[in-house]
RNA sequence: GCCGGUGUAGCUCAAUGGUAGAGCGCAGGAUUCAUAAACCUGAUGUUGUGGGUUCGACUCCCACCACCGGUA
Numbered sequence: 001g002c003c004g005g006u007g008u009a010g011c012u013c014a015a016u017g018g019u020a021g022a023g024c025g026c027a028g029g030a031u032u033c034a035u036a037a038a039c040c041u042g043a044u045g046u047u048g049u050g051g052g053u054u055c056g057a058c059u060c061c062c063a064c065c066a067c068c069g070g071u072a
Base pairs, nucleotide, nucleotide: 001071002070003069004068005067006066007065010024011023012022013021018055026042027041028040029039048064049063050062051061052060
């Protein structure tokens, strides 16, 4: 240089073009003499950046950025 893949919550990951979710973690509550575990409630977020298509985009298309892999 070329080819392919990945990018979504603090972390690990979901999400048929139709309201972005789960687990862990975090905060609060309740329980307990106290702590932990288990229980209840809550907050998560410019879906890497910028455009395009569409009534509507995490999803389709283009360019760029970062990382990973392959290749002479």
A computed fold for a 72-nucleotide RNA from a bacterium, annotated as transfer RNA. Its Rfam family is "tRNA". Gene Ontology term of the family: triplet codon-amino acid adaptor activity. About the family: Transfer RNA (tRNA) molecules are approximately 80 nucleotides in length. Rfam classes the family as a transfer RNA.